[in-house]
Context: one part of a larger RNA
Molecule: small-subunit ribosomal RNA, central domain
Organism: uncultured bacterium
Order: sequence, then structure tokens, then C1' cells
RNA sequence: UUGGGUUUAAAGGGAGCGUAGAUGGGUUGUUAAGUCAGUUGUGAAAGUUUGCGGCUCAACCGUAAAAUUGCAAUUGAUACUGGCAGUCUUGAGUACAGUUGAGGUAGGCGGAAUUCGUGGUGUAGCGGUGAAAUGCUUAGAAUUCACGAAGAACUCCGAUUGCGAAGGCAGCUUACUAACCUGUAACUGACAUUGAUGCUCGAAAGUGUGGGUAUCAAACAGGAUUAGAUACCCUGGUAGUCCACACGGUAAACGAUGAAUACUCGCUGUAGGCGAUAUACAGUCUGCGGCCAAGCGAAAGCAUUAAGUAUUCCACCUGGGGAGUACGCCGGCAACGGUGAAACUC
Repeated sequence: UUGGGUUUAAAGGGAGCGUAGAUGGGUUGUUAAGUCAGUUGUGAAAGUUUGCGGCUCAACCGUAAAAUUGCAAUUGAUACUGGCAGUCUUGAGUACAGUUGAGGUAGGCGGAAUUCGUGGUGUAGCGGUGAAAUGCUUAGAAUUCACGAAGAACUCCGAUUGCGAAGGCAGCUUACUAACCUGUAACUGACAUUGAUGCUCGAAAGUGUGGGUAUCAAACAGGAUUAGAUACCCUGGUAGUCCACACGGUAAACGAUGAAUACUCGCUGUAGGCGAUAUACAGUCUGCGGCCAAGCGAAAGCAUUAAGUAUUCCACCUGGGGAGUACGCCGGCAACGGUGAAACUC
């Protein structure tokens, strides 16, 4: 490389947008590049294969034919693919009408709790644990009440719920803003799918500068436990946790399941629509779940949200360790990230 694969055995890129490329709906005409057929030339000899012949046979040799799957020219064919020119509406998009939602950004507001402060209350304990101790406390703690301050997070509702490309998103409200879905079938008329490189987004921790700091809490200190205890438990506690602007670019970034399209029994729950006079039943579209048939699978299981049947495009895998290491290069303030071996060994 071919083949075979990628839920769990090695293997789906964290996610999107999109360039090149690859692939691409119905129909008519044209062209004849791909494709197919014929002819001509060429495809040296030796070699190979087959027939016949020569050495007594064979090896060996001679001779004739074939093959030489190729290339070029030329004459045709036109179903398919391509090019060009039309046309169509079912793919795709637009428009109009309506619904929905923790979708996003910015501002404002709210109550409970926590901690702290002030004052009152109150008197000897509090706190903590398996048990203790460190710690706090007669300079009046804990308790309880009132008032005040601060920061962070939003109880119930709340749900196999909803929204978002993923990361993720939850008090209330305002402004701006994005999107799905449903219905109509008015408009465009294949405008599509995928997508190497690229660009953008990307939890938490981390980094820079400036704020903020209530809680919690790496590091650190102390008390315990223990043979020891650089831990688990306890008392404290700094970065951080929060905000703004930058950086970083990784996660079990998981459905461990790439995207798109079509097809393939059913039952059941639920969210948002639709048509109908209708809150019932039934139907239908789009989501989110549960169970199962065929089929698939090594099995577990998957099963119209496929891991089934097919097609297109991208990504990735090829025994374990060494190793996601070394070296080089690229990126980064750094931390590190990306790319990514070999010797050796089993």
C1' cells in the first nucleotide's frame, strides 16, 4: 500500500464556519473529453507460452505462431460520466403568518443564607471528634434580638423537561440579538453534501494587568491518628474561587458512537406545533425518553435518535512496553500545547 476496521478489543478530529478538492436531483438538445468498438503503425532481439523439428533422450538448440494486457494516429458508437446551452420543482434557500425555550450579550432589581461590624440580651463555656486536642472565650465568647456592611450563589418550581454547534445555559425584569419548529406553497431554480490547509468558538485548573475578596479552599501552619503519617479526621489559612481586558487551547471535551441523504415491523410516555366547532379519541410534523421485530453484533447490546440496509465526503487505527517520551520544527509571557520517532525489550 491493498485488504479489514474505528460504542466497549488499536482507532471518530472537542465543536462549528468554510477554501481547494471529491461527490451530486428530474428532463431536452448539442459535443464527443472519459468510456466502448474497428482499422493502421509501433510495442528490438533474447526470454515466456504453444506447435513442429535437430542432437540416441533430456538439458540445450533451431523454426513458426501467440502473448507482449501498452502507446500513438484514425474511423465510428453515444447508454453512462464530463463540457456547453435550455428547461423543471421534489433537494436547498427566501418570503409571509404563528408558537416555543435555563440560547447569547449588556443593564437594573429581589429575598433567604453566610461572614463581619455596632448596640441590647446573657453567663461560662463554645467549637470540634470515633475519642480528643489545637482554636475561640470573663478585654464577656457561644445563645438570642435589632440595625448596618460586604461578596458570592440563586431554595421551592425542577422533570429520562427545555435551549444551544460543542463547551455549556437556571432568582425576577428591561433592552438588544441569534435560532429551531409548524403552517401557507407566493418567490429563486440544484443555488446541494462533505470538507485537507485555514479561520472562529472552546469546561475546570493555570498565566498577565487592574479591581474585588463573604464563602469555600490547593500550598502552608498547628492539633490528632499512626511504627511512621510529608495523608485520610479537626482548627486555622494564602493563591484561587468573583469582575474587566488579554493569553492559554486542554478534559472520561463521552452517546467512549464524525457529518449528510434515502430506505426498513410495532407498542408506549413526554415537549412544541398543525388541521377540525372539540378540553376526548385518532391523525400528522419536529424534538426528548422507555420497550421490542427483522437485521446486525464476539458478546454485552443496538434496533426509524441504528451499532440495520446503501451511497458520498472527511478524520483515524495496524501487537505490548519504550512513549505521547527524545530530537527537530511551530505556537505560548510562562506553565505547557501541537506535530512525533528510534535503539532496546517481551